[in-house]
Context: one part of a larger RNA
RNA sequence: CGAUGCUGAAGGAACUAGGCAAAUUACUUGCGUAACUUCGGGAUAAGCAAGACCCGUCUCUGGGCAACCAGAUGCGGGUGGCACAGACCAGGGGGUAGCGACUGUUUAGUAAAAACACAGGGCUGUGCGAAGUCGAGAGACGACGUAUACGGCCUGACGCCUGCCCGGUGCCGGAAGGUUAAGAGGAGAUGUGCAAGCAUUGAAUUGAAGCCCCGGUAAACGGCGGCCGUAACUAUAACGGUCCUAAGGUAGCGAAAUUCCUUGUCGGGUAAGUUCCGACCUGCACGAAUGGCGUAACGACUUCCCCACUGUCUCCAGCAUCGACUCA
Numbered sequence: 001c002g003a004u005g006c007u008g009a010a011g012g013a014a015c016u017a018g019g020c021a022a023a024u025u026a027c028u029u030g031c032g033u034a035a036c037u038u039c040g041g042g043a044u045a046a047g048c049a050a051g052a053c054c055c056g057u058c059u060c061u062g063g064g065c066a067a068c069c070a071g072a073u074g075c076g077g078g079u080g081g082c083a084c085a086g087a088c089c090a091g092g093g094g095g096u097a098g099c100g101a102c103u104g105u106u107u108a109g110u111a112a113a114a115a116c117a118c119a120g121g122g123c124u125g126u127g128c129g130a131a132g133u134c135g136a137g138a139g140a141c142g143a144c145g146u147a148u149a150c151g152g153c154c155u156g157a158c159g160c161c162u163g164c165c166c167g168g169u170g171c172c173g174g175a176a177g178g179u180u181a182a183g184a185g186g187a188g189a190u191g192u193g194c195a196a197g198c199a200u201u202g203a204a205u206u207g208a209a210g211c212c213c214c215g216g217u218a219a220a221c222g223g224c225g226g227c228c229g230u231a232a233c234u235a236u237a238a239c240g241g242u243c244c245u246a247a248g249g250u251a252g253c254g255a256a257a258u259u260c261c262u263u264g265u266c267g268g269g270u271a272a273g274u275u276c277c278g279a280c281c282u283g284c285a286c287g288a289a290u291g292g293c294g295u296a297a298c299g300a301c302u303u304c305c306c307c308a309c310u311g312u313c314u315c316c317a318g319c320a321u322c323g324a325c326u327c328a
Base pairs, nucleotide, nucleotide: 001323002322003321004320005319006318007317008316010314011313014312019309027051028050029049030048031047036041038157052079053078054077055076056075057074059072060071061070062069063068080084092307093306094305095304097302098301099299100298104116105115120155121154122153123152124151125150126149132141133140134139158294159293160292161291163224164223165222168221169220170217171216172215173214174213177212178211179210183206184205188201189200190199191198192197225243226242227241228240229239252286253283264280265279266278267277268276
């Protein structure tokens, strides 16, 4: 000096990215227990008290024919210690907000999470030799199932909801029309031959799917405007005009896990707050199953605050053990 433990005056998070680490708490019984809530919870909420041993006594339980023995709860009185759940073992607690409903799953060896899954919801395919998948095939799975079933995709408990756009892309439908391959068709043309013929070429016409075209469809992929003016203070604009569009963002939320300017402004908390909470709305660039907004319970998740507690710190010190180091 390091590692692992133990202890510490006064203070008590001043440490730090952050209470990381450590400390506190811890059991049983009695009392007591808030907001909120899906009425189950929250809850061991929080918080308070008691607990050893001795004597007496009431009651009860079990065994026994009984005498009696064993045990338990309660009540009364007393004894000793610094300390009585005396060691070991053994929750710190509360408030706020975000995200995800929940229990679960995951990067074997840097990530356990807000990611995945999930019950529930929706769209879509599939009528059974099913669709789909594997295989060259036979065949197999699906399934010894049969639409209350099985496959694909999205969303993700629950509550309130889920607006407008089908122009583009996709998908579905459409006995017309256009385009259109091989094939059919052969008007003709060419070569050759005396010729019959043989060979080559070949217009019209006919000819499927697809595409064009006409419709539908957004819990399909996706999208959801600009400029100018206007009210008897000012400001603002319910209102008007105009251009463009397939349609111009509805409800709800909003400086947000989204806000650049930005430490926005106001309020709260602090003596002091780029974080946090509540508002405002000027949303650079929220927004409705790539779901929107809430939500009790839950979380080794994330944020902020408070109580308790402490060597995290002010500011370090001592002890024990093992190393390092020195000597033998």
The part of an RNA shown here (large-subunit ribosomal RNA, domain IV) has 328 nucleotides and comes from Asaia spathodeae. Its Rfam family is "Bacterial large subunit ribosomal RNA". The organism belongs to Asaia, within Bacteria. Model confidence (mean pLDDT): 88 of 100. The RNAcentral record of the full RNA draws on ENA.